[in-house]
RNA sequence: CACAGACUCUGGGGUCGGUGCAAUUCCGAGCCGGCGGUGACAGUCCGCGACCCGUGUCCACCUGGACACGGUUGACCUGGUGGAACUCCGGGACCGACGGUGAAAGUCCGGAAGGGAAGAGUCGUGG
Repeated sequence: CACAGACUCUGGGGUCGGUGCAAUUCCGAGCCGGCGGUGACAGUCCGCGACCCGUGUCCACCUGGACACGGUUGACCUGGUGGAACUCCGGGACCGACGGUGAAAGUCCGGAAGGGAAGAGUCGUGG
């Protein structure tokens, strides 16, 4: 320095007011932004993950669980600078799984002390 491999650790943020018997769910005003990539810094570009659905295998055989594969999966324009930016600067927009709830949730509670894209490190192997 490199990567067939093993292991360890890390790995998601965000509220006040009003109405009301009752709402961080409605109304008003706020606030938040996982991972890798990209000629230059991205919630809105490309891809990935979480959630959900299906199929197969195995385990359990009452519910279900593990793994693999597949599917589904939101939202941006404009002006400027520049060699280069849908990523920066100015302006104006937009988006946000499932279940729960005395009343409708990106922000509360829960599955979840879970899973996870991936990152860092140690060992190992090779040069």
Predicted 3D model of a 127-nucleotide RNA (FMN riboswitch aptamer (RFN element)) from Aeromicrobium sp. The model forms 100% of the base pairs in the Rfam consensus. It matches the Rfam family "FMN riboswitch aptamer (RFN element)". Rfam links the family to the GO term FMN binding.